Glycine riboswitch aptamer from Chloroflexia bacterium SDU3-3, 110 nucleotides, folded computationally. Its mean pLDDT, the model's own confidence on a scale to 100, is 79. RNAcentral holds the sequence, with entries from Rfam. Its Rfam family is "Glycine riboswitch aptamer". Rfam describes the family as follows. This family represents the bacterial glycine riboswitch.
RNA sequence: AUGACGAACGCGGGAGAGCACCUGCCCCAGCGGGGCGGGUCGCCGAAGGCGCAAGGGCGGGCGGCCAACCCCACCCCGAAACGCUCAGGCCCACGAACUGCGCUCCGACG
Numbered sequence: 001a002u003g004a005c006g007a008a009c010g011c012g013g014g015a016g017a018g019c020a021c022c023u024g025c026c027c028c029a030g031c032g033g034g035g036c037g038g039g040u041c042g043c044c045g046a047a048g049g050c051g052c053a054a055g056g057g058c059g060g061g062c063g064g065c066c067a068a069c070c071c072c073a074c075c076c077c078g079a080a081a082c083g084c085u086c087a088g089g090c091c092c093a094c095g096a097a098c099u100g101c102g103c104u105c106c107g108a109c110g
Stems, first nucleotide, its partner, number of pairs: 006105002009102005018041001020040009042090003048086001049084003055077003059072003
């Protein structure tokens, strides 16, 4: 000096599902509308969280008494945008996994 992977920050993109019903309080001001809380059912999956397949590990059996091959539980490791729906969400906004760009940090290979 190069700057993989990773991380922080800034700007941008970013889906789904009842503007559901009942009720208490407050606000606007006029027979309606809105906000917050409680309850009821119905739904969504992309904050977070949880689950596991192949495969592997450990152990045992068979194998000459050994190794390989093969067979077999329990337990352990083991992915997600798959599943669960605890949490969260179901007009807009906020948020949102993931992602583009910029910039900073770290410093693998050479």